The prediction has a mean pLDDT of 88. Small-subunit ribosomal RNA, central domain from an uncultured bacterium, 347 nucleotides, folded computationally. It matches the Rfam family "Bacterial small subunit ribosomal RNA".
Context: one part of a larger RNA
């Protein structure tokens, strides 16, 4: 490299858009580029095969025949793939009706907690463990009611629920904006599917500037504990956490499972439609989240109409552990790293 594979044994990029590229519904009419066929040159020799010969045999050598799978003409075929004209609507898109929903950004606002003040009542304790201590507290602490503050967070509702391409997304209300399935009419006429490069997004730390700073809380001090205790308990506490903006680009980003279409027994639950209905309930029917179980399929344990099933098509990976996601280089970053990515040696 084949070829085999990629949930858990190595291996699905975190995710999306999308360029070349590869692939691609139906249905006619035409070329005839692949693509199948006759013929005609062409494909030295020598090798090779196969049949004979000549050295006593053989090696070796001579003669015929094949092959030499190509390549270039040239004349038929035209089914499929293809190229051109043309049509169709079951893929796909568009508008129109109504419907969900915590899907983005923005603004205003709400209440419980929490922490500080500041006055009242009130008196000796508080807090905290496993025990304590360090710490607070008669300069009146905890508690308790009351005004007042700041900041971050949304209990209950809450669900095996919703939305979002994923990171994700929940107190209330307002304008703005995206996206999705269903039901029916209308329309466009294959406009598709994937998708090397490449663009965009991308928790949490983390940085750079300027705000802000209640809670908690690396570092960091200090009490324990222990044989020590740079921990785990505990009392403090600073960067951080919170806002803009600009960077950063990884994660057990996991469903550890790339995306599309089709196809293949079945039960049972639920969110959101259509239709139906006595605006009751079962039954039906679509797309969603799940839960179990047949064939099949697995090394198995499981998957199992949301496949890990049966096949298609496109990409992304893997090829025995270690060294190692390290070194060198090169690109990116403000840096902290990132992205790519070896051998030597060892086993």
């Nucleotide at each position: 490299u084949u070829g085999g594979g990629c949930g858990u044994a190595a291996a699905g990029a975190g995710c999306u858009c999308g360029u070349a590229g590869g692939c691609g519904g139906u249905u006619u009419g035409u070329c005839g580029c692949g693509u199948c066929u006759g013929c005609c040159g062409u494909g030295a020799a020598a090798g090779u095969c196969c049949g004979g010969g000549g050295c006593u045999c053989a090696a070796c050598u001579c003669c015929g025949g094949a092959u030499c799978u190509g390549c270039g003409g040239u004349g038929g075929g035209u089914a499929c793939g293809g190229g051109c004209a043309g049509a169709c609507u079951a893929g796909a898109g568009u508008g129109a009706u109504g419907u969900a929903g915590g899907g983005g950004a923005g603004a205003c606002u709400g209440g419980a907690a929490u922490u500080c003040c500041u006055g009242g009542u009130g008196u000796a304790g508080c807090g905290g463990u496993g025990a304590a201590a360090u710490g607070c507290u008669u300069a009146g602490a905890u508690a308790u009611g009351a005004c007042a503050u700041a900041g971050a967070a949304c209990a209950c509702c809450a669900a095996u629920u919703g939305c979002g391409a994923a990171g994700g997304c929940a107190g209330c209300u307002c304008a703005c904006u995206a996206c999705a399935g269903a039901g029916u009419c209308a329309u466009u006429g294959a406009c598709g599917c994937u998708g090397a490069g490449g663009c965009a997004c991308g928790a949490a730390a983390g940085c750079g500037u300027g705000g802000g700073g209640a809670u908690c809380a690396a570092a960091c001090a200090g009490g324990a504990u222990u044989a020590g205790a740079u921990a785990c308990c505990c009392u403090g506490g600073u960067a951080g956490u919170c806002c803009a903006c600009g960077c950063c680009c990884u994660a057990a980003a996991c469903u550890a499972u790339g995306g599309a279409u089709a196809c293949u027994c079945g039960a049972c639950g639920u969110g959101c439609g259509c239709g139906a209905u006595a605006u009751g309930a079962c039954a039906g029917u679509g797309c969603g989240c799940g839960u179990c179980u047949g064939a099949g399929c697995g090394a198995a344990a499981g998957c199992a109409u949301u496949a890990a099933g049966u096949a298609u098509c496109c990409c992304a990976c893997c090829u025995g552990g270690g060294a190692a996601g390290u070194a060198c280089g090169a690109c990116c970053g403000c840096a902290a790293g990132g992205u790519u990515g070896a051998a030597a040696c060892u086993c």